[in-house]
C1' cells in the first nucleotide's frame, strides 16, 4: 500500500409489509349532478423495517449447602438482585391503492479512528 472491524458523511445506488375502509367537519375544484382532491376528528379493520419497550442462555452479586479444626481458597444447586440479543416480541410511536415521503438492513465513494502484520 491492500485487506479486515468501527465512525462520519453523500439531496447517491438498491430496499418490503398492511384498507383506493366508515363517517362527521372545513377548503378548493366540477355541475343532468348527489362526485373529485386534500386538511382534520372519531370508529372498525391491519403492517412493522425511523424510533421505543420487552426478554433466553450465560456472566455476577449478597445469601444458602458440602469437605476442611479454623481461616484463605474451592465446590454445588438455582429461591432473590443486577447485567444481559435480535430480522423474536409488544405495537406506544410511525404506517396501510399508485406516486411522493419515509424506510431497518446491503451496496459505492470520500474522510477518519483501532488492531494485527
Nucleotide at each position: 500500500c491492500a485487506g479486515c472491524a468501527g465512525a462520519u458523511c453523500u439531496c447517491g445506488g438498491g430496499g418490503a409489509g398492511a384498507g383506493a375502509g366508515u363517517u362527521g367537519g372545513g377548503g378548493c375544484c366540477a355541475a343532468g349532478u348527489g362526485g373529485g382532491c386534500u386538511c382534520u376528528g372519531a370508529c372498525c379493520g391491519c403492517c412493522g423495517a425511523a424510533g421505543g419497550g420487552g426478554c433466553a442462555a450465560g456472566u455476577u452479586c449478597a445469601g444458602g449447602c458440602c469437605a476442611a479444626a479454623a481461616a484463605a481458597g474451592g465446590g454445588c444447586a438455582g429461591c432473590g438482585g443486577a447485567c444481559g440479543a435480535a430480522u423474536c416480541u409488544c405495537u406506544c410511536a410511525g404506517g396501510c391503492a399508485a406516486a411522493a415521503a419515509g424506510g431497518a438492513c446491503c451496496c459505492a465513494g470520500a474522510u477518519u479512528u483501532g488492531a494485527u502484520c

Source information:
The RNA shown here (Glycine riboswitch aptamer) has 117 nucleotides and comes from an uncultured bacterium. The coordinates come from a structure-prediction model, not an experiment, and the mean pLDDT is 79. Rfam family: Glycine riboswitch aptamer. About the family: This family represents the bacterial glycine riboswitch.